[in-house]
Molecule: SAM riboswitch aptamer (S box leader)
Organism: Oceanobacillus halotolerans
RNA sequence: CUCUUAUUCAGAGUUGGUGGAGGGACAGACCCAAUGAAGCCCAGCAACCUCACGCAAGUGGAAGGUGCUAAUCUGGUGCAAGGAUAUGGUCCUUGAACAAUAAGAG
Numbered sequence: 001c002u003c004u005u006a007u008u009c010a011g012a013g014u015u016g017g018u019g020g021a022g023g024g025a026c027a028g029a030c031c032c033a034a035u036g037a038a039g040c041c042c043a044g045c046a047a048c049c050u051c052a053c054g055c056a057a058g059u060g061g062a063a064g065g066u067g068c069u070a071a072u073c074u075g076g077u078g079c080a081a082g083g084a085u086a087u088g089g090u091c092c093u094u095g096a097a098c099a100a101u102a103a104g105a106g
Stems, first nucleotide, its partner, number of pairs: 001106008013042001016041003022032003026078002029074001043069003048065002050061004075098001079095007
């Protein structure tokens, strides 16, 4: 990097340290940011792998491998179908695509 399966609900820094200008995947928007962005360290959350018990279903844990910790949680809108409406644009539902994370395979 590609493929398969599962998940996108909830939770966790409103004065932690460092750092010093970007960040929220992409487009367009809308936001966050010198009252300090990203990154790193620390802390925390969760429980995919994992650990203990168990025939199993499952229950409990968090040492280890990852992940995550602005938002009515913008995975908001984007493509398709259906619906509501004052026809103004908007709103709602479902599915897809794209994206992210884990586990496995190549």